[in-house]
RNA sequence: GCCGCCUUAGCUCAGUCGGCCAGAGCGACGCACUCGUAAUGCGUAGGUCAUCGGUUCGAUUCCGAUAGGCGGCU
Numbered sequence: 001g002c003c004g005c006c007u008u009a010g011c012u013c014a015g016u017c018g019g020c021c022a023g024a025g026c027g028a029c030g031c032a033c034u035c036g037u038a039a040u041g042c043g044u045a046g047g048u049c050a051u052c053g054g055u056u057c058g059a060u061u062c063c064g065a066u067a068g069g070c071g072g073c074u
Stems, first nucleotide, its partner, number of pairs: 001073007010026004019057001028044005050066005
């Protein structure tokens, strides 16, 4: 220098051939249970879906650029 893949909650990850309120586990907080703790059960909060732009009635999803990460080739 060229090519490919990835970026979604504090962490690990689903998801969507464009439209239903964007989800799970772990973690945090609250309540229940307990003599108390753990465990368990219930609930709550937490997201600019990497950034910018484009297409579209509508974009986390499609297209382009940029940034970061991983891998391959020279």

Description: Predicted 3D model of a 74-nucleotide RNA (transfer RNA) from Murinocardiopsis flavida. The organism belongs to Murinocardiopsis, within Bacteria. Its Rfam family is "tRNA". The sequence was found in a public genome assembly. Model confidence (mean pLDDT): 81 of 100.